[in-house]
RNA sequence: GAAUUGGUUUUCUAGGGUUCCGCGGCCGGUAACGGCCGGACUGGUCCGAGAGAAAAAGUCACGGAUUCCAGUCCGUGUCUACACGGAGGGAUAAAAGCCCGGGAGGU
Numbered sequence: 001g002a003a004u005u006g007g008u009u010u011u012c013u014a015g016g017g018u019u020c021c022g023c024g025g026c027c028g029g030u031a032a033c034g035g036c037c038g039g040a041c042u043g044g045u046c047c048g049a050g051a052g053a054a055a056a057a058g059u060c061a062c063g064g065a066u067u068c069c070a071g072u073c074c075g076u077g078u079c080u081a082c083a084c085g086g087a088g089g090g091a092u093a094a095a096a097g098c099c100c101g102g103g104a105g106g107u
Stems, first nucleotide, its partner, number of pairs: 008056005015047002020044002022041001023038006058079001060077007082102001084105001088100003
């Protein structure tokens, strides 16, 4: 000076907003209910982590069962460690630790 890997899905959490529900305010209505506004409304639904958690399947290695072999099944282990980070843009109703992105940059 240059370059690579660090996997997938699901559930959940930190976090996030406001479509729907609920809640609050105002208005209309005898009432049932309806309309508008509010997330500097706890919440349900919803979104949700590379740098948070768990699980599943799968990968690979070894052992065992079966089999002529190939293969299939079961078990154990493994997928580690590390991980500072904008601005800007994108999706959705909207926002975000979502996506661009383990990116630019920094060490």